[in-house]
The RNA shown here (small-subunit ribosomal RNA) has 1468 nucleotides and comes from uncultured Pseudovibrio sp. The source organism's lineage runs through Bacteria, Pseudomonadati, Alphaproteobacteria, Hyphomicrobiales and Pseudovibrio. The coordinates come from a structure-prediction model, not an experiment, and the mean pLDDT is 85. The sequence is in RNAcentral, with records from ENA and SILVA.
RNA sequence: AGGGUUUGAUUCUGGCUCAGAGUAAACGUUAGUGGCGUGCUUAACACAUGCAAGUCGAACGAAUAAGAAUUUAUGGUUUUCAUAAGUUCUUAUUAGUGGCAAACGGGUGAGUAAUACAUGGGAAUUUGCCCUGUAGUAUGGAAUAACCAUGGGAAACGGUGGCUAAUACCAUAUAUUAUCGAGAGAUGAAAGGUCUAACCGCUACAGAAUAAGCCCAUGCAAGAUUAGUUUGUUGGUAAGGUAAGAGCUUACCAAGGCUAGAAUCUAUAGCUGGUCUGAGAGGAUGAUCAGCCACACUGGGACUGAGACACGGCCCAGACUCCUACGGGAGGCAGCAGUGGGGAAUAUUGGACAAUGGGGGCAACCCUGAUCCAGCCAUGCCGCGUGAGUGAUGACGGCCUUAGGGUUGUAAAGCUCUUUCAGCAGUGAAGAUAAUGACAUUAACUGCAGAAGAAGCCCCGGCUAACUUCGUGCCAGCAGCCGCGGUAAUACGAAGGGGGCUAGCGUUGUUCGGAAUCACUGGGCGUAAAGCGUACGUAGGCGGACUGAUCAGUCAGGGGUGAAAUCCCGGGGCUCAACCCCGGAACUGCCUUUGAUACUGUCAGUCUUGAGAUCGAGAGAGGUGAGUGGAACUCCGAGUGUAGAGGUGAAAUUCGUAGAUAUUCGGAAGAACACCAGUGGCGAAGGCGGCUCACUGGCUCGAUACUGACGCUGAGGUACGAAAGCGUGGGGAGCAAACAGGAUUAGAUACCCUGGUAGUCCACGCCGUAAACGAUGAAUGCUAGUUGUCAGGUAGCUUGCUAUUUGGUGACGCAGCUAACGCAUUAAGCAUUCCGCCUGGGGAGUACGGUCGCAAGAUUAAAACUCAAAGGAAUUGACGGGGGCCCGCGCAAGCGGUGGAGCAUGUGGUUUAAUUCGAAGCAACGCGCAGAACCUUACCAGCCCUUGACAUUUGGCGCUACAACCGGAGACGGUUGGUUCCCUUCGGGGACGUCAGGACAGGUGCUGCAUGGCUGUCGUCAGCUCGUGUCGUGAGAUGUUGGGUUAAGUCCCGCAACGAGCGCAACCCUCGCCCUUAGUUGCCAGCAUUUAGUUGGGCACUCUAGGGGGACUGCCGGUGAUAAGCCGGAGGAAGGUGGGGAUGACGUCAAGUCCUCAUGGCCCUUACGGGCUGGGCUACACACGUGCUACAAUGGCGGUGACAGUGGGCAGCGACCUCGCGAGGGGAAGCUAAUCUCCAAAAGCCGUCUCAGUUCGGAUUGUUCUCUGCAACUCGAGAGCAUGAAGUUGGAAUCGCUAGUAAUCGCGUAACAGCAUGACGCGGUGAAUACGUUCCCGGGCCUUGUACACACCGCCCGUCACACCAUGGGAGUUGGUUUUACCCGAAGGCGCUGUGCUAACCGCAAGGAGGCAGGCGACCACGGUAGGGUCAGCGACUGGGGUGAAGUCGUAACAAGGUAACCAAGGG
Repeated sequence: AGGGUUUGAUUCUGGCUCAGAGUAAACGUUAGUGGCGUGCUUAACACAUGCAAGUCGAACGAAUAAGAAUUUAUGGUUUUCAUAAGUUCUUAUUAGUGGCAAACGGGUGAGUAAUACAUGGGAAUUUGCCCUGUAGUAUGGAAUAACCAUGGGAAACGGUGGCUAAUACCAUAUAUUAUCGAGAGAUGAAAGGUCUAACCGCUACAGAAUAAGCCCAUGCAAGAUUAGUUUGUUGGUAAGGUAAGAGCUUACCAAGGCUAGAAUCUAUAGCUGGUCUGAGAGGAUGAUCAGCCACACUGGGACUGAGACACGGCCCAGACUCCUACGGGAGGCAGCAGUGGGGAAUAUUGGACAAUGGGGGCAACCCUGAUCCAGCCAUGCCGCGUGAGUGAUGACGGCCUUAGGGUUGUAAAGCUCUUUCAGCAGUGAAGAUAAUGACAUUAACUGCAGAAGAAGCCCCGGCUAACUUCGUGCCAGCAGCCGCGGUAAUACGAAGGGGGCUAGCGUUGUUCGGAAUCACUGGGCGUAAAGCGUACGUAGGCGGACUGAUCAGUCAGGGGUGAAAUCCCGGGGCUCAACCCCGGAACUGCCUUUGAUACUGUCAGUCUUGAGAUCGAGAGAGGUGAGUGGAACUCCGAGUGUAGAGGUGAAAUUCGUAGAUAUUCGGAAGAACACCAGUGGCGAAGGCGGCUCACUGGCUCGAUACUGACGCUGAGGUACGAAAGCGUGGGGAGCAAACAGGAUUAGAUACCCUGGUAGUCCACGCCGUAAACGAUGAAUGCUAGUUGUCAGGUAGCUUGCUAUUUGGUGACGCAGCUAACGCAUUAAGCAUUCCGCCUGGGGAGUACGGUCGCAAGAUUAAAACUCAAAGGAAUUGACGGGGGCCCGCGCAAGCGGUGGAGCAUGUGGUUUAAUUCGAAGCAACGCGCAGAACCUUACCAGCCCUUGACAUUUGGCGCUACAACCGGAGACGGUUGGUUCCCUUCGGGGACGUCAGGACAGGUGCUGCAUGGCUGUCGUCAGCUCGUGUCGUGAGAUGUUGGGUUAAGUCCCGCAACGAGCGCAACCCUCGCCCUUAGUUGCCAGCAUUUAGUUGGGCACUCUAGGGGGACUGCCGGUGAUAAGCCGGAGGAAGGUGGGGAUGACGUCAAGUCCUCAUGGCCCUUACGGGCUGGGCUACACACGUGCUACAAUGGCGGUGACAGUGGGCAGCGACCUCGCGAGGGGAAGCUAAUCUCCAAAAGCCGUCUCAGUUCGGAUUGUUCUCUGCAACUCGAGAGCAUGAAGUUGGAAUCGCUAGUAAUCGCGUAACAGCAUGACGCGGUGAAUACGUUCCCGGGCCUUGUACACACCGCCCGUCACACCAUGGGAGUUGGUUUUACCCGAAGGCGCUGUGCUAACCGCAAGGAGGCAGGCGACCACGGUAGGGUCAGCGACUGGGGUGAAGUCGUAACAAGGUAACCAAGGG
C1' cells in the first nucleotide's frame, strides 16, 4: 500500500466482498508448565442457609460469677476454722439507660437527554470527629428504663402499679463574644469521669482544613412522517419558608416566557478520565481501575442527625413469599459465597485480619465477605518446555511414477550426550518494626533418577503462502466474493505431500480500518444517482474604492486550571517478558491578563467604477381589451346535370334515381390565420403569428454637470405556470378520446376506412403537473480567434462599401476541462458568493401519516424483503421487415425436368429372434456400399473353444507339415499312413508344430463433447493478418478507408503511414495453331505391289510423344485525370484471366468419422473375445428423396447399313468356324497389346403405322431355358413364348443449365465368380435466351441504429396458474404508555383548634405558661369512573410486491422492432 467481482474486450461510475487490528466473548477440536490480569454483557427475575456494623464499664444504675478485706450471729472454741447474714473493695461477663459510628466502606445501572455529567467561573450558605486561638465549666431540680409485682397474647410484642442512676432531661446565674436592633436595650451555655494527669471530656465564639448544598456559561446522541408550547407559567409587590439565593410556597397585580441557531413531543441512553481502531481528522465504545450521578422488592412519606428523606432504620399503600392457635404477625442478596430460573455464556456456601485501610475505645482490644490471600476456568497477555549432536545402505513402510526413478528424508533406527519444566528428598528468605505471617508442601537454592511424563489445529482454484493420486458423477457436498461438482474435479470426500500458526488452532458474533462509499482534512450533479418548471422576495449568508477610530474575530507573551491511573520518553525491580515502581513530557481544552492591528467585523467620514436615475433615439408574433378582413371547410336555398360518388394495399361500411359526386350563384355559422417566414424577433419560464385602435410591461443604443454601495443570492413564503382534466354558463364549422360499423387478422377491445360524443372555442373559478430539456441554478470577473445573422451607434469616402463599437442569436475552432462523447467569451475553462439536489439496483416516487384539491390526484416520503450487480461513454463484431455501391443461372429471358404413373434405389416408420451400425436443413436420404445368395457381416438362433484365430516371452516334448478314411449341419473329434527347411565352429542354434502355466492377446464394445489424421461447408467468396511508425487513458484505430477501375485487397491516384505475409493472379496439367526431333505396331503424296498400307519403299501428310514458338492490352483510334483501365479496330489459329482442370487464405459450424487407420480414458476377459451351420441386413398398411422407363407421329415397328473416342484384357480378352429363335454352347487362331481382341457404335436414312390405352407403354404373372457359382428357396443376372397393369404430359410447389453448354444418342471402365436404371469417364448430333438489376435467395465493401455477444433460431414485457417469503388495508380484539375531567384520600409534615390529659417553670392558692393525645382543613401515593392521544401483538378477508423448474396466452420494447420511441392524461 491494495486486491476480486458488471463486459466479447475497454474505460468510467458504482455497490458487494477479502487481506489488518481489537474483543468481559461463545462454539468445535486439542491440551505439558509457570507468572500477571479478567470472569452474569441475558431476568433492576425470585431467593433456602451462613456471614457482611459495631464498640465504649475511663458516662450510668443493676444483675451474675470469682476473689480479697471486714462486721455481726451460731457451732466448735486459745489462736484458728466452718456456716449464715451484711458492709467495703478487686477482676470478669453482660441485658438495659447513655455516647459515637451506622450518611463511610461494598453493590448495581433500572431511571435520567438534564434537578445528570465534563470544562471553566460565581455568591447568598452549612460543616460532627481533627487542628489553632480566646473565654468558661457556677447553683439547683424533676423524672425514667433496667429491676420488682401483677396480669394480656399462639407468637411478635405489650398494659398497669411501685423503686432507682447518669456525660439522659429541665430551670436559674454569668456572657470575652454571638444573634436581633439605628440606638437604648433584649435574648442565648455547660458535664462530668477516673483519681490525680502535660489525662479524657463539656459550653460559647473566632479561624483553618475537609466535606456538602446552590447559581451561571459552553459542550453533550436520533427523529420535523413531532411546529408550535407554557398558567406558578414569565415578571413585580408583600408575606412565609430554607443552612442558603430563588415562584421554593401563598395572596394580589401585569401578560408575559420558550421556539426554525429546533421549543414541545417521541424513542433510545447513566456521564467522564479513558478503551479499541485510524497516517491523521475522525468513527465506535463507556467491562475490569478511577471521579461524579442515580437506585436499593414497587410507589409515597417524613423522623433522628453535623450529614439521609437512609441497601443490611421507621411509617403507609401495593405485589409476592413465609409463620399462625385465623385474632394477628414476619421479610426484602443491584453486600460476600451460594440456589433456582433465564441464557450461546461467566467461578468457592474457602482462609485470615499477618499487611493496607475503616468504626468504637485513654488503652489493651473488639468488629470489618472493605481488603490481603488461596480455589476454579487456555478467558486474555507474557515466559519456558516437549530434547541436543552425529548418523546414507539415502533402510523398511507409505505415496507418486514416463517403471528408469522420485519423495517422505538425517527424518527413523543406531551411537554419543544433556536434565530446563514436571517428579522425589533436603535447605529456606523478603513481605515485620522489638512482637504478631492467612498466603505456605511459598519464592529461591542444593541433591537424585531417567529421553524419560509433555503436539495439535487450520489451510493448499484466484484473491492468498502451499499439488498430486484415488473415489464420486449437477449426486453427495463445498462456498467470504467470484464460483466448483453433469466420468479424466489441484475447488466435494480420502490419502500422500506441502504451507501457516503453535498450547493452541479454526469458526461465529461484534467494532474501527481498508471506504475519498457522507468527502473539515477529502467527492460530486449535460449523458452514470443528482439543478426546484420559472421568477419575485423575507430571514440568513456574502459583498466596491479611500481615510480615521475601536480591538469582537485573529495573532503573540504571561498566569490559573486541565485529579490520579492510562498513552509516550528516560530510568529502576521481579532470572527475561507480561507486570510493577520512580521521574519527565504530554493532556492539542477552558478561564484570565498584557500586547500587536495587516485582514474580517463594528463606528464615523468621503468617493464613483457596481446599482439606480434623467434626456434623446430604436426594434419587436411581449401582455390585455375592443373592432375588423379575406381564403378554405361544412351546412342551407336555387340552377345545370346523370349514375355513380367516396374510400383503400385491395375492399366494404357510407352517400346517391326521394337526383348524390361534379359545377354555378346566393346565404349562414364557427374556428384558424397560407404566402411573407428566416438555427429571424419578443418574453422569467410556460409561451407568443391576418389587420386596426386603446391601455400597458420589459429591453437595446447614444448622451448626462443626478443619487452615492442603495448590491448578489435566497431556507420558509408569494406569484406565474403547455396540454389534458374538473365546476357553472355560453358556443359548436372542422377535427376528434369514448362509442358504433366496415376491413385486416389465428385473434385484432389496435394500426387502415366510414361515422361520431365529450373536448377543442369564449367568460369566470379550480388543478399545478410534462422528456416543463440546453436533460446544463442565479450572479460577477478573467481567459486565442474566424465566420453568418438581428437591433443600434461612430469614422471614412467612391452612397454602398470598408473599418470599428455595444447588446442579442448561430456555426467552427485554440488553450483548458472531460470517463469518453463532447464543451469551448452564450463554458461543461480559471476563480468567488449564495441556493437546490445525490450516495448500488429492485421494492418505490410506492405504503402509512401530514398538507393541498370538488374529484382526478398533487406534494412530502419510508421499511421489511431481494440481487451482485444495475448503469454511462466508447470499441470490435453480429444483426435490421436501415441506407448506398457491387457480384452470382439469384431473379428475369429461355430450354429441359422433378412433384402425378409403373419400376429401380436410398431413408423414415412399422414389423421382426435379427431386420448390424453410422450419416439428419442447405452441407443425411443411387450417402459410407468401386457392387449383402455363402463369405463379406459388425446383427439373430443354435452348436462349440478358453493363453485363445493373431503377437512377444519361459519351460518341456517333437519328427512336424501333409494325405487318406470314419462320425458330425459344420466347427471339430478319432484312426491310419507319412515325411521337412536354413545356418553351423558339427557341440548345436533357428524356423515350424504340439503341451503346460502365467504375464498377456482380443473387442466393428462406449465416449468424434478427451483426441490425431482425413473430409464436408460458407467458397475459388476476396478476403485474413503482421512488423515498425502514428493516433487514442484504453479496448482499439490507422495501414485495409476515400476517388476511379477490376473476375479479384486487380491496378492507379490520393492519404500518417511505410513495408511485408497467407490468399487473388501467374508458375502446373489438358484442349485449340505452328515449328522442330523421332518414325513402329501408326501414316501413304509420289514410285512399284496387293482382295487388303498387304508388301517394297518413304516419313511429306495424319497420328503418336519429347522439345520449342505463340497472346503481352503489344499496335491504332476514342474515352478517362496526362493514370489504372474501358470501348472499338487491325493483324492473328486464338483477344482482353482463349476453353477446361488441379490448386480451397484466417477462420466458422464442440459439422462428420473411435465401424478405414492411429489413440487417452472407461468397460468385457470360459466373454462384449474366437470358430461354425442356418437365418437376417432383400420384411411391408404407409411417407419422403434420387433416378430409369413411359404416356407416343420430332414417335413405334421393319429394313438399310455410314461415321467415333476414352478405356480394358492371361484364373483374361477371345477373332474365326459351328450348334441354338435366343441367352448361350462346342471347337479354336491371335494377343502380356498404336500389332490380337472387347468392337456392334447409337441417334442418322428409307418404308410402314395415322391418334387409339393403340403396332404407344411395358409393369405383373405363367412356363421353358441359359450363365456364374460348393450352392441361385428365402435372395442373382439373362433369354424364348405367353400375359399386357398404371400411365393420354402431371396441383401447390420445386430443380438444372449461358456454348460445343442445355437437350438428345450411344460407348467404355472400376470393384466383381455372377449381378447397375448407380458412380466415374468417352465421344456423336447440337439449340434457345440474357431487356435488365425493381423484387426473392446467397455473398462482398462502406455507412447507420442496437437494450444482441450462445451474437435475431438473439434479447425481452405483462396478465393468468402453482409454491414460498416479507409487507399494506381490515370489522374488531388484547396489552403497554401518556393525558383530560371528576371521585376516593393511607402514612406524613404543615395550618387552625385543643373540650381529654399533664413531673420540672411562675403562682400562697385558684390557676397560668408550656407539652401530649384528640378534632378540623388544604396538599398528596395507591385506587376508581368517563373520554382522548399514541405504540405494539393477533385478525376472517383482501391489495399489490419479491423469488422460484422446461407451465399458459400473446409479442409491448431493443433494428425504421415491422404503427419511431418516450413524457402527461382518458378508455379497454